[in-house]
Notes
The part of an RNA shown here (large-subunit ribosomal RNA, domain II) has 691 nucleotides and comes from a Bacteroidales bacterium. NCBI's taxonomy places the organism under Bacteria, Pseudomonadati, Bacteroidota, Bacteroidia, Bacteroidales. Its Rfam family is "Bacterial large subunit ribosomal RNA". Its family is annotated with ribosome and structural constituent of ribosome in the Gene Ontology.

Context: one part of a larger RNA
RNA sequence: GCCUACGAGUUACUCCUCUCUGGCAAGGUUAAACCCGUUGACGGGUGGAGCCGAAGCGAAAGCAAGUCUGAAUAGGGCGAUUCAGUCAGAGGGGGUAGACGCGAAACUUUGUGAUCUACCCAUGGUCAGGUUGAAGCGACGGUAAAACGUCGUGGAGGACCGAACUAGUAAACGUUGAAAAGUUUUUAGAUGAACUGUGGGUAGGGGUGAAAGGCUAAUCAAACUGAGAGAUAGCUCGUACUCCCCGAAAUGCCUUUAGGGGCAGCCUCGGAGUGAGUGUCAUAGAGGUAGAGCUACUGAUAGGACUAGGGGGCUUCACCGCCUACCAAAUCCUGACAAACUCCGAAUGCUAUGACAUAUAUCCGGGAGUGAGGCAUAGGGUGCUAAGGUCCUAUGCCGAGAGGGAAAGAACCCAGACCAUCAGCUAAGGUCCCCAAAUAUAUGCUAAGUUGAUCUAACGAAGUCUGAUUGCACUGACAGCUAGGAUGUUGGCUUGGAAGCAGCCAUUCAUUCAAAGAGUGCGUAACAGCUCACUAGUCGAGCGAUCGGGCGUGGAUGAUAAUCGGGCAUUAAGCAUAUUACCGAAGCUAUGGAUUAUCCGCCUCUGGCGGAUAAUCGUAGGGGAGCAUUCCAGUUGCAGCGAAGGUGUACCGGAAGGUAUUCUGGAGCGGCUGGAAAAGAAAAUGUAGGC
Numbered sequence: 001g002c003c004u005a006c007g008a009g010u011u012a013c014u015c016c017u018c019u020c021u022g023g024c025a026a027g028g029u030u031a032a033a034c035c036c037g038u039u040g041a042c043g044g045g046u047g048g049a050g051c052c053g054a055a056g057c058g059a060a061a062g063c064a065a066g067u068c069u070g071a072a073u074a075g076g077g078c079g080a081u082u083c084a085g086u087c088a089g090a091g092g093g094g095g096u097a098g099a100c101g102c103g104a105a106a107c108u109u110u111g112u113g114a115u116c117u118a119c120c121c122a123u124g125g126u127c128a129g130g131u132u133g134a135a136g137c138g139a140c141g142g143u144a145a146a147a148c149g150u151c152g153u154g155g156a157g158g159a160c161c162g163a164a165c166u167a168g169u170a171a172a173c174g175u176u177g178a179a180a181a182g183u184u185u186u187u188a189g190a191u192g193a194a195c196u197g198u199g200g201g202u203a204g205g206g207g208u209g210a211a212a213g214g215c216u217a218a219u220c221a222a223a224c225u226g227a228g229a230g231a232u233a234g235c236u237c238g239u240a241c242u243c244c245c246c247g248a249a250a251u252g253c254c255u256u257u258a259g260g261g262g263c264a265g266c267c268u269c270g271g272a273g274u275g276a277g278u279g280u281c282a283u284a285g286a287g288g289u290a291g292a293g294c295u296a297c298u299g300a301u302a303g304g305a306c307u308a309g310g311g312g313g314c315u316u317c318a319c320c321g322c323c324u325a326c327c328a329a330a331u332c333c334u335g336a337c338a339a340a341c342u343c344c345g346a347a348u349g350c351u352a353u354g355a356c357a358u359a360u361a362u363c364c365g366g367g368a369g370u371g372a373g374g375c376a377u378a379g380g381g382u383g384c385u386a387a388g389g390u391c392c393u394a395u396g397c398c399g400a401g402a403g404g405g406a407a408a409g410a411a412c413c414c415a416g417a418c419c420a421u422c423a424g425c426u427a428a429g430g431u432c433c434c435c436a437a438a439u440a441u442a443u444g445c446u447a448a449g450u451u452g453a454u455c456u457a458a459c460g461a462a463g464u465c466u467g468a469u470u471g472c473a474c475u476g477a478c479a480g481c482u483a484g485g486a487u488g489u490u491g492g493c494u495u496g497g498a499a500g501c502a503g504c505c506a507u508u509c510a511u512u513c514a515a516a517g518a519g520u521g522c523g524u525a526a527c528a529g530c531u532c533a534c535u536a537g538u539c540g541a542g543c544g545a546u547c548g549g550g551c552g553u554g555g556a557u558g559a560u561a562a563u564c565g566g567g568c569a570u571u572a573a574g575c576a577u578a579u580u581a582c583c584g585a586a587g588c589u590a591u592g593g594a595u596u597a598u599c600c601g602c603c604u605c606u607g608g609c610g611g612a613u614a615a616u617c618g619u620a621g622g623g624g625a626g627c628a629u630u631c632c633a634g635u636u637g638c639a640g641c642g643a644a645g646g647u648g649u650a651c652c653g654g655a656a657g658g659u660a661u662u663c664u665g666g667a668g669c670g671g672c673u674g675g676a677a678a679a680g681a682a683a684a685u686g687u688a689g690g691c
Stems, first nucleotide, its partner, number of pairs: 001691006011097003015094010027052003033046005056063002066078004100238002103235001107228003111224002118202009127192001129161003132157001136153006165189003170185004204220001206216003241626006251264005265370002267367006277358009291344001292342002298338002302334004307328001309327002311324004373398010403414003418593004423589003429583003432567003438580001440579006451569002459554002463551010480538005486511003491505003517532001521530002594616010627680001629677010645664002648661005
């Protein structure tokens, strides 16, 4: 892991409450016990104790359709006047019990453990071999005597090296091991606080501990065993057949409350009464948001004008006075801001009335679940006008929603799946191939593979198409080519020089001209030289400037290899506009069928049949109807001419399921009507067994 079996809302009660069924009814009902029939899941009777109800109010005495409070004949509270209960059975929910099942860590208490291990007591045992050479002693030297020295002897040591023994340093292996701690190599101690045998002692908040919270029988920050005990678990997991109807919530207030609850909200079922509810249109209203505005207030505010006040300067002995690109009230002009500004002021929404459409809304009672929500769009707060952030409001969707599109995808776009069909039409989105349908039509644009379904700016650029305005042009424009581009003059000043061209000045004049600046740039030390403006000729038709729009271009940088989903596509299969056709979903339609609700009709009328209309996605959850298993009662059947069970096949039913039969099997088992439950497994790291 699989298979088989087992495995979770049960049972009890003089309990509470509601619904249904039945009996009796202002009453209802017996309990224990006893009697009779009888031996059963008994039946009938006696038994009125007791309980509930028919009257309440008060703490009570008590009074009573009233009573309590109170001085009250007041007022007020609770009642009556409007009135049905009770017993039994079944079911929903609650209470008390373990109370749907499994699950703690722990707590208390009775005992059992020191054959493991810690320490201690008693009594035994063990430590190859080698090395070093303490004290003491002796001899000699030495001393006044000692001390002291040398040589011997001697054999000390938590001494040295190293086996047994004890330990466990490092690494590798081992890691479903040979082993629930080992093996190999290596390493430490190895006469000692050494190691070890045997017997004994200390016991659980206790022991023992050269101390690691270590050890105390593979268990230790409090051992193990039994019991309290089914401790408790606002937590996790699991909770078993089918179909039909409806269908949520993730909000408010409170909570030693925040992942739990109580009440309300939202769902469902039954009942009541009733047309309140909702939508559209019309009419009438309240309001101060969006916007807008501000010489309409409050506040903030840029520039100017004007001008109090102040600062600074001048003047003066002082006063007076003058000036000011200083600050600035008020006033004026122009501009302009505000959630806590408003002279104004919508749209929506809200209230009321009416019409039309629809059929909900409300109240009472039984049962819930929910009380972690999420995303998108819009209006805001917060944050950084950050977040797949957070907090509100409005709507939609997901949640609890399948189908088509967006390559893929909870929420985006389209659209709400009762069932069947090898029928049709469409939505979003598409129509070259993958891939169903246009290599459609018409007209433009794009040259960047831009683009073709993820994102891009400021800024830059004779990319290209197009619009508007404006200037020049057959009396010849623009570009090119040919020619000229002069004279007073080297203007004056300056300067070493300054001659169109370092710089300064300027009625930058005048002349000759077709035209030519006291000079546009290059150049020279200064000249020279080249060139431009300007003009003529040649040429022969358009040429410039400015401001917009479309599509492109640069700006453009990301981490494993790229790509529009891919192939690929250029008068597109890109972009824009217009048009037609087609494809495309569980949408709509067609045909047949099922169920539910409402209405209508008929019948043999708690119901059945037929018709019409509408509906039939669904988690938590509420309601309804059934299937199957075991046993019991009644009734009716099958079976050695083969029961149950097993195996395969066929058929029937809307599902759970049912029926028949081959083979096997070898002795019991069904149908119907009721009743009662140890009554349905795929999940609980479920339990046991098998493989």